[in-house]
Molecule: transfer RNA
Organism: Minisyncoccota bacterium
RNA sequence: GCCCCCAUAGCUCAAGAGGAUAGAGCGGUGGCCUCCUAAGCCGCAGAUCCAGGUUCGACUCCUGGUGGGGGCA
Numbered sequence: 001g002c003c004c005c006c007a008u009a010g011c012u013c014a015a016g017a018g019g020a021u022a023g024a025g026c027g028g029u030g031g032c033c034u035c036c037u038a039a040g041c042c043g044c045a046g047a048u049c050c051a052g053g054u055u056c057g058a059c060u061c062c063u064g065g066u067g068g069g070g071g072c073a
Stems, first nucleotide, its partner, number of pairs: 001072007010026004019056001028044005049065005
């Protein structure tokens, strides 16, 4: 230098051929329970890498970036 793959809560992962309130587990936090803690139960907060484009509608498709991984040279 060329090619391929990946990027979604603090972490690990879902999101079916574009239409659902973007979900789950762990973690955080409030409460219930308990003499107290742990466990258990019920809540709450928290995310689409960035900028454009297509579309009635984009996590999803297209273009260009950024970051990470891999292959060739």